[in-house]
RNA sequence: CGAAGAGUAGCCAAGGCGCGUAAAGUGUUGCGAAACGGGACGUUGUUCGCAAACGAAAGAACGGGGAAAUCCAAGCUCCCGCGUUCUGCGGUGCCGCGGCGCGUCCGCUCG
Numbered sequence: 001c002g003a004a005g006a007g008u009a010g011c012c013a014a015g016g017c018g019c020g021u022a023a024a025g026u027g028u029u030g031c032g033a034a035a036c037g038g039g040a041c042g043u044u045g046u047u048c049g050c051a052a053a054c055g056a057a058a059g060a061a062c063g064g065g066g067a068a069a070u071c072c073a074a075g076c077u078c079c080c081g082c083g084u085u086c087u088g089c090g091g092u093g094c095c096g097c098g099g100c101g102c103g104u105c106c107g108c109u110c111g
Stems, first nucleotide, its partner, number of pairs: 001111002004109002010100003015095004019090003028052007038106005058087006064080004
């Protein structure tokens, strides 16, 4: 010197394992704080705390219990937030193949 390269926070996400569905979580707004390429300034984004408002999708099978009926019992029928499993649902949690991922100056690597 260079149309050179790498790396942060983090984002998307195949897949896996869970949680909730009896509503936690997620999302939104406001206030405050923190970390965030090796350094400086800064941007975007992220996380945490507090407050506020908003707000949801359940179904099936099997088992168990109960009710009704019956002379008695079982079955049929009806009910159950009692359990298990499966399917769904949630701007759901964690891990995560793969992909993406700093503006200026300096630094680093390469030439």